A computed fold for a 685-nucleotide part of an RNA from a bacterium, annotated as large-subunit ribosomal RNA, domain II. Model confidence (mean pLDDT): 84 of 100.
Context: one part of a larger RNA
RNA sequence: GCCAACGAGUUGCUCGUAUAUUGCAAGGUUAAUCCGUUAAACGGAGUAGCCGAAGCGAAAGCAAGUUUGAAAUGAGCGUUUAGUAAUAUGCGGCAGACGCGAAACCGAGUGAUCUACCCUUGUCCAGGAUGAAGUGAGGGUAAAACCUCAUGGAGGUCCGAACCAGUAUCAGUUGAAAAUGAUUUGGAUGAGGUGAGGGUAGGGGUGAAAGGCCAAUCAAACUCGGAGAUAGCUCGUAUUCCUCGAAAUAGCUUUAGGGCUAGCCUCGAGUAAUAGUGUUGCGGAGGUAGAGCACUGAUUGGGCUAGGGCCCUCACAAGGGUACCAAACCCAGACAAACUCCGAAUUCCGUAUACAUGUUUCUCGGGAGUCAGGCAGUGGGGGAUAAGCUUCAUUGCCAAGAGGGGAACAACCCAGACCAUCGAUUAAGGCCCCCAAAUAGUAGUUAACAGAGAAAGGAUGUUGAGUUGCUCAGACAACUAGGAUGUUGGCUUAGAAGCAGCCAUGCAUUUAAAGAGUGCGUAAUAGCUCACUAGUCAAGCGACUCAGCGUCGACAAUUUGCGGGACUAAAACUACUUGCCGAAAUCAUGGGCUUCGAUUUUAUCGGAGCGGUAGAGGAACAUUCUAUGGGCGUUGAAGGUGUAUCGCGAGGUAUGCUGGAGCGCAUAGAAGUGCAAAUGUUGGC
Numbered sequence: 001g002c003c004a005a006c007g008a009g010u011u012g013c014u015c016g017u018a019u020a021u022u023g024c025a026a027g028g029u030u031a032a033u034c035c036g037u038u039a040a041a042c043g044g045a046g047u048a049g050c051c052g053a054a055g056c057g058a059a060a061g062c063a064a065g066u067u068u069g070a071a072a073u074g075a076g077c078g079u080u081u082a083g084u085a086a087u088a089u090g091c092g093g094c095a096g097a098c099g100c101g102a103a104a105c106c107g108a109g110u111g112a113u114c115u116a117c118c119c120u121u122g123u124c125c126a127g128g129a130u131g132a133a134g135u136g137a138g139g140g141u142a143a144a145a146c147c148u149c150a151u152g153g154a155g156g157u158c159c160g161a162a163c164c165a166g167u168a169u170c171a172g173u174u175g176a177a178a179a180u181g182a183u184u185u186g187g188a189u190g191a192g193g194u195g196a197g198g199g200u201a202g203g204g205g206u207g208a209a210a211g212g213c214c215a216a217u218c219a220a221a222c223u224c225g226g227a228g229a230u231a232g233c234u235c236g237u238a239u240u241c242c243u244c245g246a247a248a249u250a251g252c253u254u255u256a257g258g259g260c261u262a263g264c265c266u267c268g269a270g271u272a273a274u275a276g277u278g279u280u281g282c283g284g285a286g287g288u289a290g291a292g293c294a295c296u297g298a299u300u301g302g303g304c305u306a307g308g309g310c311c312c313u314c315a316c317a318a319g320g321g322u323a324c325c326a327a328a329c330c331c332a333g334a335c336a337a338a339c340u341c342c343g344a345a346u347u348c349c350g351u352a353u354a355c356a357u358g359u360u361u362c363u364c365g366g367g368a369g370u371c372a373g374g375c376a377g378u379g380g381g382g383g384a385u386a387a388g389c390u391u392c393a394u395u396g397c398c399a400a401g402a403g404g405g406g407a408a409c410a411a412c413c414c415a416g417a418c419c420a421u422c423g424a425u426u427a428a429g430g431c432c433c434c435c436a437a438a439u440a441g442u443a444g445u446u447a448a449c450a451g452a453g454a455a456a457g458g459a460u461g462u463u464g465a466g467u468u469g470c471u472c473a474g475a476c477a478a479c480u481a482g483g484a485u486g487u488u489g490g491c492u493u494a495g496a497a498g499c500a501g502c503c504a505u506g507c508a509u510u511u512a513a514a515g516a517g518u519g520c521g522u523a524a525u526a527g528c529u530c531a532c533u534a535g536u537c538a539a540g541c542g543a544c545u546c547a548g549c550g551u552c553g554a555c556a557a558u559u560u561g562c563g564g565g566a567c568u569a570a571a572a573c574u575a576c577u578u579g580c581c582g583a584a585a586u587c588a589u590g591g592g593c594u595u596c597g598a599u600u601u602u603a604u605c606g607g608a609g610c611g612g613u614a615g616a617g618g619a620a621c622a623u624u625c626u627a628u629g630g631g632c633g634u635u636g637a638a639g640g641u642g643u644a645u646c647g648c649g650a651g652g653u654a655u656g657c658u659g660g661a662g663c664g665c666a667u668a669g670a671a672g673u674g675c676a677a678a679u680g681u682u683g684g685c
Base pairs, nucleotide, nucleotide: 001685002684003683004682005681006680011095012094013093015092016091017090018089019088020087021086022085023084024083027051028050029049033045034044035043036042055062056061065077066076067075068074098236099235101233105226106225107224108223109222110221116200117199118198119197120196121195122194123193124192125190127159128158129157130155134151135150136149137148138147139146163187164186165185168183169182170181171180202218204214205213206212239620240619241618242617243616244615249262250261251260252259253258263370264369265367266366267365268364269363270362275360276357277356278355279354280352281351282350283349284348285347290342291340292339296336297335300332301331302330303329305326307325308324309322310321311320312319313318373398374397375396376395377394378393379392380391381390382389403414404413405412418591419590420589421588423587424586425585429581430580431579432565433564434563438578440577441576442575443574444573445572451567457552458551461549462548463547464546465545466544467543468542469541470540478536479535480534481533482532484509485508486507489503490502491501515530519528520527592610593609594608595607596606597605598604599603621674623671624670625669626668627667628666629665631663632662639658640657641656642655643654644653645652646651
């Protein structure tokens, strides 16, 4: 992992409540117990007790009333008849209370054969090295000290086996091993190793101290018990069909992943109207969007002008100037969630001889689930006018919604799936091939692999529209020629001659034209060139504005920015036109179910409907057993395994083979009543 079997809302209560059914009814009902009978059931007696028929008050008490109070015409609770017993079902209460699951807590015991420490008594430590004290001899001294040579054999001494340990690396890691192997390493006469016997026990021991060790278990051992501890947590919770169908919000909460009440769902009963909802008309509410500057604040420029600063004159007083700062006022401009002289749309409330829908509204009662929501559009707050961010409001969708489109893709676009059809029409989106349908039409645009990702900004890309200037009295471009004189203008300067700089500039002259000079150049000149002019040529040429489509800007890692192929008078883009394809939409035909209505009254017709998680309600199937009735079976029961058939389905029936002795059906009743899941349990493979 697979298969088989087992595996979770049960049972009790002289507890409550609601619904359904039945009995009796202003009443209803027995409990224990006793008697009778029987195989058991059951029948009878039994009125204790309980509920109801009257309430109010703390009570005395009063009573269809009562309490409060001095009192009430007030207020609170009552009065206007339905209960009670049993059974079943839903839900609740008390119990383990749908099942499995803690870590823990407490009690009583069992453990020191592992290990920690201690006690008693034994035992073990090859070999080698070093050479302390002491002692002897010699030297030495006044005597010592001291020196030398021997002797001696100390030490938590040295090297190194046994033994003990476990440093490093490698291996091993479903191991050879639930701590090992190999190599290496530390101690190895000591605080040494080790045998046997004994001691200390669980909030306790022992600990050269690591929260270490106390039998592969230790921040409190193990075993049994309290015990089915508790678990606002996780997981699981078993057949079918039908109807409706949520919520992820508010308030409170030692509350925030839990709960309670309300909201939203469902089932039953009632209410039936000026109900509810939508549209329209009418009447109101309001201070948002926008706008504005009349208030509050903020604010730019100008004018005018107090006050101040600075400068000048000034003995003081005073006066003058001001390209400084600036209140108030005036003109122009302009800002605001906490500004408003104004002010929508939408919205909300009311209303109606209007229209549509037709109980969707409201009340009471039984049962819930929900309290993590998400995305998109719009209006806001927070953030960075960031986030698949966060927090509100509002609408839609997902959640709980399948189908078509979007390459793929909960939420985007289209559209809400009862079933069937090799029927039809369309939506979004598409129509060259993948791939169903136009290689459709008309008029343009784009040349960029643009379409097929992006900004500020840049550019004789190209198309269209416009404004304006020059032009056959010859424009624009090109070519040829000229581009001069006073003069090297004046100043400055070493120099300054058109061209370092300053000043003047309508300079003047000759001219077809030529700046006291547009740029390059020189130390300064020179030189080249432009403006300007003529000639040659011959028809359009400049400047600017707006719009369309392109271009650059453009840097990332799989073929990774058309879904691919591929596409260029398109299969791209813009505008228009006609067809077609395309969904579970709509229509058609047939069928099923629910509900309402009608009836020929019980099976026909008509209308409306049938997506669905949590959840509410309804109807069924199957299993085991019991009762009653009626059956089957060795001429073959159950079970197994095929086939056919019936039922929307759970499932049923018939029959072949196998099997070899029991088993269905109908109607009721009762449950150890249905498995794919629980890292489920047991067994098998």